Record summary: Large-subunit ribosomal RNA, domain VI from Polycladospora coralii, 270 nucleotides, folded computationally. The sequence was found in a public genome assembly. Its Rfam family is "Bacterial large subunit ribosomal RNA".
[in-house]
Context: one part of a larger RNA
RNA sequence: CGCAGGAAAUUUGAGAGGAUCUGUCCUUAGUACGAGAGGACCGGGAUGGACAUACCCCUGGUGUACCAGUUGUCUCGCCAGAGGCACCGCUGGGUAGCCAAGUAUGGACGGGAUAAGCGCUGAAAGCAUCUAAGCGCGAAGCCUUCCUCAAGAUGAGAUUUCCCACAAGACCUUUGGUCUUGGUAAGACCCCUUGUAGAUGACGAGGUUGAUCGGCCUGAGGUGUAAGCAUAGCAAUAUGUUCAGCUGACAGGUACGAAUCGGUCGAGGG
Numbered sequence: 001c002g003c004a005g006g007a008a009a010u011u012u013g014a015g016a017g018g019a020u021c022u023g024u025c026c027u028u029a030g031u032a033c034g035a036g037a038g039g040a041c042c043g044g045g046a047u048g049g050a051c052a053u054a055c056c057c058c059u060g061g062u063g064u065a066c067c068a069g070u071u072g073u074c075u076c077g078c079c080a081g082a083g084g085c086a087c088c089g090c091u092g093g094g095u096a097g098c099c100a101a102g103u104a105u106g107g108a109c110g111g112g113a114u115a116a117g118c119g120c121u122g123a124a125a126g127c128a129u130c131u132a133a134g135c136g137c138g139a140a141g142c143c144u145u146c147c148u149c150a151a152g153a154u155g156a157g158a159u160u161u162c163c164c165a166c167a168a169g170a171c172c173u174u175u176g177g178u179c180u181u182g183g184u185a186a187g188a189c190c191c192c193u194u195g196u197a198g199a200u201g202a203c204g205a206g207g208u209u210g211a212u213c214g215g216c217c218u219g220a221g222g223u224g225u226a227a228g229c230a231u232a233g234c235a236a237u238a239u240g241u242u243c244a245g246c247u248g249a250c251a252g253g254u255a256c257g258a259a260u261c262g263g264u265c266g267a268g269g270g
Base pairs, nucleotide, nucleotide: 001152005163006162007161008160009159010158011157015149016148017147018146021049022048023047024046025045026044027043033038051106052105053104054103055102059100060099061098062097066093067092068091069090070089071086072085073084074083075082076081110144111143112142117137118136119135120134166182167181168180169179170178171177172176187265188264189263190262191207192206193205194204195203212258213257214256215254216253217252218251219250221247222246223245228241229240230239231238232237
């Protein structure tokens, strides 16, 4: 821009893409078959491999603004306690998120038309013949069934709901009609707070009639018992106060701060 008014939401599916894998074991059954050795079709069940998708409850990895320990050195006047630098200095753990080695799920069942092949009926050719007319079965293959996208499918589909009116100007064939412009309706956007989204657009949640982000409070989870003081010890240190103190992303709550005030676009054909 189009989809013959303007919008919001829910959809149909023409078409396109993805997937389509396979082993072993048990049973049927040591049966059919076979002199024996050996050893099934068909059917039923169990459990794997690779691959794919989703997720983070479990097992774990990472987790550079979480917690603790510790070395060297410098600084805060000194002690104590902290901070800077040294690969995040090193080491031990670790929330959310992300992730796999973790956890789930999938390839199923079925339908249709067939290939090779197997048949029925059956003449040409009194017989025979699956074929010439006609009819049937038959594959991991084909079309579906499963998953995803999908009406720019210009063949532009469907359903539900909302808005339905005003002013000015020009022209004309003047109870009116056409065109242009403007302010609006439903609605949308700009702008702002943002994340389950994200390179930017876009998408989602919100914008005071508000829990959207931050802060704060209460927790979860993490770390592992802070500082100060007291006691014991010559001291290193230990114990008590104290399962403390601290705590990024997590949960709930709370308008304390910020989403203010505003602006723009946007409706009539047969």